[in-house]
RNA sequence: CGGGGUGUAGCGCAGUUGGCAGCGCGGGUGCUUUGGGAGCAUCAGGCCGGGAGUUCAAAUCUCCCCACUCCGA
Numbered sequence: 001c002g003g004g005g006u007g008u009a010g011c012g013c014a015g016u017u018g019g020c021a022g023c024g025c026g027g028g029u030g031c032u033u034u035g036g037g038a039g040c041a042u043c044a045g046g047c048c049g050g051g052a053g054u055u056c057a058a059a060u061c062u063c064c065c066c067a068c069u070c071c072g073a
Base pairs, nucleotide, nucleotide: 001072002071003070004069005068006067007066010025011024012023013022019056027043028042029041030040031039049065050064051063052062053061
C1' cells in the first nucleotide's frame, strides 16, 4: 500500500427478503432460608463504532472515516 472479516447492554453473543432491539451470564429488588448458596418472580441497563445518503421507515442498503484482526505485497 491492496483485499477480507469483526464492531449490538458490564461480559459473551443472536438479530440483514428494511417494519417495536433480543438471549445467556452478571447487577438491583422481592419471595424462600437461622444465614449463605441454589431456586422462583420482577426490574434496570443499548440513540446497534462515528458521520453522511437512500427510504414513509435503516442494526440491516450505499458512501466516507475510526478501532481490532487475518491474508497478500
Transfer RNA from a Clostridia bacterium, 73 nucleotides, folded computationally. The coordinates come from a structure-prediction model, not an experiment, and the mean pLDDT is 80. The organism belongs to Clostridia, within Bacteria. Its Rfam family is "tRNA". Rfam describes the family as follows. Transfer RNA (tRNA) molecules are approximately 80 nucleotides in length.